RNA sequence: GCCGGGAUGGCUCAGCGCAUAGAGCGUCCCUCUCCUAAGGGGAAGAUCGCAGGUUUGAAUCCUGCUUCGGGCA
Numbered sequence: 001g002c003c004g005g006g007a008u009g010g011c012u013c014a015g016c017g018c019a020u021a022g023a024g025c026g027u028c029c030c031u032c033u034c035c036u037a038a039g040g041g042g043a044a045g046a047u048c049g050c051a052g053g054u055u056u057g058a059a060u061c062c063u064g065c066u067u068c069g070g071g072c073a
C1' cells in the first nucleotide's frame, strides 16, 4: 500500500430496513432460608465508535474518518 472483518448497557453477545434495541452474567431491591449459597419476583442501565448521505422509516444500506485485531505484498 491492497483485501476483507469487528466497534450495540459494567462484561460477553444477538439483532442484517419498520413497532417500545433484546439475552446471559454482573449491580440494586424484595422474597425464600436458622444463616450463606442456590431458587423465585422486580428495577436501573446502551439516542447502537464519530460525521455526513439515501429512505416515509437506518443499529441495519452508502461515503469519509477513528480505533481493534487478521490476510496478502
Stems, first nucleotide, its partner, number of pairs: 001072003005068003010025004027043005049065005

This is a predicted structure of a 73-nucleotide RNA (transfer RNA) from Arthrobacter oryzae.
RNAcentral holds the sequence, with entries from ENA.
Rfam family: tRNA. The family's RNA type in Rfam is transfer RNA.